Predicted 3D model of a 545-nucleotide part of an RNA (large-subunit ribosomal RNA, domain I) from an Oscillospiraceae bacterium. Its mean pLDDT, the model's own confidence on a scale to 100, is 84.
[in-house]
Context: one part of a larger RNA
RNA sequence: AGUACAGGGAGGAUGCCUUGGCAUCAGGAGCCGAUGAAGGACGUGACAAGCUGCGAUAAGCUGCGGAGAGGAGCAAAUAUCCUGCGACCCGCAGAUUUCCGAAUGGGGCAACCCGGUUGGGCAAUACCCAAUCACUGUGCGGUGAAUAAAUAGCCGUACAGAGGGACACCCGCUGAACUGAAACAUCUAAGUAGGCGGAGGAAGAGAAAGAAAAAUCGAUUUUCAAAGUAGCGGCGAGCGAAAUGGAAAGAGGCCAAACCUAUGGCAGCAAUGCGAUAGGGGUUGCGGACUGUAGAAGGUAUUCGAAGCGGAUAGCCGAAUUGCGUGGAAAAGCAAAUCAAAGAGGGUGACAAUCCCGUAGGCGAAAUUUGCGGAGAGCUGACAGUAUUCAGAGUACCAUCGGACACGAGUAACCCGGUGGGAAGCCGGGGGGACCACCCCCCAAGCCUAAAUACUACCUGAUGACCGAUAGUGAACAGUACUGUGAAGGAACGGUGAAAAGAACCCCGGGAGGGGAGUGAAAUAGAACCUGAAACCCUGUAUUU
Repeated sequence: AGUACAGGGAGGAUGCCUUGGCAUCAGGAGCCGAUGAAGGACGUGACAAGCUGCGAUAAGCUGCGGAGAGGAGCAAAUAUCCUGCGACCCGCAGAUUUCCGAAUGGGGCAACCCGGUUGGGCAAUACCCAAUCACUGUGCGGUGAAUAAAUAGCCGUACAGAGGGACACCCGCUGAACUGAAACAUCUAAGUAGGCGGAGGAAGAGAAAGAAAAAUCGAUUUUCAAAGUAGCGGCGAGCGAAAUGGAAAGAGGCCAAACCUAUGGCAGCAAUGCGAUAGGGGUUGCGGACUGUAGAAGGUAUUCGAAGCGGAUAGCCGAAUUGCGUGGAAAAGCAAAUCAAAGAGGGUGACAAUCCCGUAGGCGAAAUUUGCGGAGAGCUGACAGUAUUCAGAGUACCAUCGGACACGAGUAACCCGGUGGGAAGCCGGGGGGACCACCCCCCAAGCCUAAAUACUACCUGAUGACCGAUAGUGAACAGUACUGUGAAGGAACGGUGAAAAGAACCCCGGGAGGGGAGUGAAAUAGAACCUGAAACCCUGUAUUU
């Protein structure tokens, strides 16, 4: 030195465990903000570094309700206190709520600096306290230039707005490239990613100038089929409908105008004309105004909404087991019982229906909130006639250039936009995939509309042939430590024991550490703490050289 065996060290695999994750289902909620949000800074404790809570009333103050013996958070110690005159704790409602932050009196290098006005404290013009002072839009009022009338502007006043979020869902504007086409340019990727704006609990769409086809249907949305069909396409790569049928859900309304009434304005000598505001009226393709006759049945998501009945936010009641031995410990074993609308689950010194919390089943709210409900009120609500009159204009449409339609200019309709032209007006107008005729369908150029659909930061409950600490979230400990000027990047680290009973006391040592003693079932469970693999190191013995 090698090998073998044994015993240790070191190390932290494995097993077991779970405070944390992941996924899904159901219900709730789907917003907060100038009454100052979200997010922070700084404070706040007897002692107080961190976290949590709170805000100069600062781990808290008040009221109401619940609960009922201990309590002063994580957090064990000491001190000092609180508490059956009901503390601590839980719920509801309030009070307080520094400074920054849309940040809004002015400024500013966020959490700082400096003011004005009014009122108050004070001897005080100093200082302090309270309130208030940003901007934009709209209405009203005042004032008021160049410039005569006027207007712009300015001022006052009332109301409103502003920012944030859940990297989700929705709508609009803008809008790539990699890539694919086995290269690449039309094309694709894709109207995707990204950027910007806006909103809601959903959004958008929506009550036919529709879809169809010789028969008809009757707003929208979502879904299954139609169908990878018809089509589009360097007819390449690829892209890709609709009608129609089945299902979910169902709901329809309101203006503009004609006409009438009222009150102002402008022009005019006047008659009158023009125009404004408000109210009535009226709303569709079988129209309305107007004239005449009727004056009710019914309808009402469209406006309010009572009683009543539920739910949420604290809680309460809740059955039934003992003995024996083993053991540190009984819930295991043995023996004999009991309850069950409760044998879900968790805990308890090993495996508990009957020990504890619970579970099944019942009960409960001073206060706040929500759903159903729908009394009642309000609103609405008919027929006939057709002379006159109304029915959305720089609109429809055309040309041209683009976009969007599954549809790449194509025979290219329909829809949207830029530019230029530019109607009819009910004996009217649009559509039916160039266009024309016939025929059929519909009524544009105004607005609103629940449900079925999408999503889940948040709250509650439940579940898992999901993970079990190199797994599962990045994170069981954290967006921490740390890195970076910054945007940003971003870890690792769980387990004594049933209970600290966490080793008094003695000895060696400066200490660290160790030896006794003691605790414990166990200390090779001693805090570097369950189990404790391998690499690696050491010791002993045997053997080989």